This is a predicted structure of a 73-nucleotide RNA (transfer RNA) from a Thermodesulfobacteriota bacterium.
NCBI's taxonomy places the organism under Bacteria, Pseudomonadati, Thermodesulfobacteriota.
Its mean pLDDT, the model's own confidence on a scale to 100, is 81.
Its Rfam family is "tRNA". Rfam's curators write: Transfer RNA (tRNA) molecules are approximately 80 nucleotides in length. Rfam classes the family as a transfer RNA.
RNA sequence: GCCCAUGUAACUCAGAUGGUAGAGUGCCUGUUUGAAGCACAGGUGGUCGCAAGCUCGAACCUUGCCGUGGGCA
Repeated sequence: GCCCAUGUAACUCAGAUGGUAGAGUGCCUGUUUGAAGCACAGGUGGUCGCAAGCUCGAACCUUGCCGUGGGCA
């Protein structure tokens, strides 16, 4: 330098075909306990890497850039 994969909540990951973004864990509160843990109930949390384009509508399609991992030279 070229090619491929990947980037979504604090973490691990879902998210058919474009239609208003979720789970588990964590954290907080309550119930329970002498207290804690466990369990149960409720809550908390994301400009979907950045920008532009197509579209009535983009996490999803297109282009450029950036990060990470891998391959070729």